[in-house]
RNA sequence: GGGCUCUUAGCUCAGCGGUUAGAGCAAAGGACUCAUAAUCCUUGGGUCGCCGGUUCAAAUCCAGCAGGGCCCA
Numbered sequence: 001g002g003g004c005u006c007u008u009a010g011c012u013c014a015g016c017g018g019u020u021a022g023a024g025c026a027a028a029g030g031a032c033u034c035a036u037a038a039u040c041c042u043u044g045g046g047u048c049g050c051c052g053g054u055u056c057a058a059a060u061c062c063a064g065c066a067g068g069g070c071c072c073a
Base pairs, nucleotide, nucleotide: 001072002071003070004069005068006067007066010025011024012023013022018056027043028042029041030040031039049065050064052062053061
């Protein structure tokens, strides 16, 4: 330098054009307990990497840029 691929909640990930973006873990509050852990309930938490484009409608499709990974040179 070229090709492919990934970027979504604090972490690991799902969602692959159609109303309001979800799960597990973690966190906070509560229940239980003499207390802690475990268990159960509830709650908060998102510029969907950035910037444009296509579309009635974009996390989702396209281009560029940034960062990570793999392969080739």
Molecule: transfer RNA
Organism: uncultured Spirochaetales bacterium